[in-house]
Predicted 3D model of a 251-nucleotide part of an RNA (large-subunit ribosomal RNA, domain VI) from an uncultured Phycisphaerales bacterium.
Rfam family: Bacterial large subunit ribosomal RNA.
Model confidence (mean pLDDT): 87 of 100.
The sequence was found in a public genome assembly.

Context: one part of a larger RNA
RNA sequence: UGGAAAUAUUUUCUUAGUACGAGAGGAUUAGAAAGUACUGACCGCUGGUGUACCGGCUGUCCUGCUAAGGGCACCGCCGGGUAGCUAUGUCGGGAAAGGAUAACCGCUGAAAGCAUCUAAGCGGGAAGCCCCCUCCAAGAUUAGGAUUCCGGUGACUUCGGUCACAAAGAGCACUGGUAGACCACCAGUUUGAUAGGCCGGGUGUGUAAGGCGAGUAAUCGCUUCAGCUAACCGGUACUAACGCUCAAUCA
Repeated sequence: UGGAAAUAUUUUCUUAGUACGAGAGGAUUAGAAAGUACUGACCGCUGGUGUACCGGCUGUCCUGCUAAGGGCACCGCCGGGUAGCUAUGUCGGGAAAGGAUAACCGCUGAAAGCAUCUAAGCGGGAAGCCCCCUCCAAGAUUAGGAUUCCGGUGACUUCGGUCACAAAGAGCACUGGUAGACCACCAGUUUGAUAGGCCGGGUGUGUAAGGCGAGUAAUCGCUUCAGCUAACCGGUACUAACGCUCAAUCA
């Protein structure tokens, strides 16, 4: 400096059954509370999803058979469910102030010795306008401001400069995600926890396999709150982040 969004509204309580009114009825004003819709953010709670987690069940094929598993059957069906994403869940928002005004209400005041808000002049006045609050924004080409770092050294030179190394910084490449269509952005690249693996934990499921015991058996009990466990939290260099390029012009 420009743009966008927002700026909504109801009910109840107190003032007060007061003012007003014969009564019926029933306020202005001021203060407080709770909602509705809309909207922003988030996932601790309540839930949803969760075809990479756990369990149960059926049929069939396979692992020679038992047992235990695997494939297929809409994720085969069913019961749950981590992260993430979510609403119906949670928290917040539209507060207050200022400026110029509309209708309207005024002050002073002539034209027009009166009167008159208006002709000169000066005030008040709205959920509306501008500002205030939030977001974008210097291609705002008058392209803005502040701070920090840097603009080095050497050799040669026909004194114009050239070359070499270095350098604030930047980029490519690579590991990735708080980011994302691509790009961009952000976290890192061994002086390293960036991703994977591994270790510990958490969470979920719900007590694995094998063995032993009981029972004619189906099955049950003990070992065993076991076993397994994705995206979560912390740790750990085991694996992969190897390498490369540009670089300060002009006056």